This is a predicted structure of a 134-nucleotide RNA (c-di-AMP riboswitch aptamer (ydaO/yuaA leader)) from Paractinoplanes durhamensis.
It matches the Rfam family "c-di-AMP riboswitch aptamer (ydaO/yuaA leader)". Its family is annotated with regulation of gene expression and cyclic-di-AMP binding in the Gene Ontology.
The model forms 85% of the base pairs in the Rfam consensus.
RNA sequence: UGGUCCGCCUCGCCGUCACCCGCUCCGGUGCCGGAUCAACGAGGCAAACCUCGGGGUGAAGUCGCGAAAGCGACCGGGCACACCUUCCCGCCCGAACCCGACAGCUAACCUCGCAGGCGUGCCGGAGGGAAUCC
Numbered sequence: 001u002g003g004u005c006c007g008c009c010u011c012g013c014c015g016u017c018a019c020c021c022g023c024u025c026c027g028g029u030g031c032c033g034g035a036u037c038a039a040c041g042a043g044g045c046a047a048a049c050c051u052c053g054g055g056g057u058g059a060a061g062u063c064g065c066g067a068a069a070g071c072g073a074c075c076g077g078g079c080a081c082a083c084c085u086u087c088c089c090g091c092c093c094g095a096a097c098c099c100g101a102c103a104g105c106u107a108a109c110c111u112c113g114c115a116g117g118c119g120u121g122c123c124g125g126a127g128g129g130a131a132u133c134c
Stems, first nucleotide, its partner, number of pairs: 001104001002050003007045006013034003017030004053102001054099004061074005075094005
């Protein structure tokens, strides 16, 4: 992160404080207090209903053209014929119903993270320079 409807809850306005934002202003979040709680607006929760998403029964699907109706191809099912089977030889069909959000995706946001880059602490090694003294 689909739609409708009813019920309930919270929020909206004012103020103090705290935090965040690069300081102030502005803005955001949270706690507390107050005002109002009829109605309106936003969000959340639960219930009920719906169907465009998803799924199921079924042979009843997939493409192309079309604004649509529909047309065509492939494919699926059936009838006829035949002792049986097969054959694009011929003729038809490719609907309807059911479940009721049950699926998918990802910006913000969160977590993990190889290589590489950058930074901090500790330990060790090497080199260079300066000062002082003898």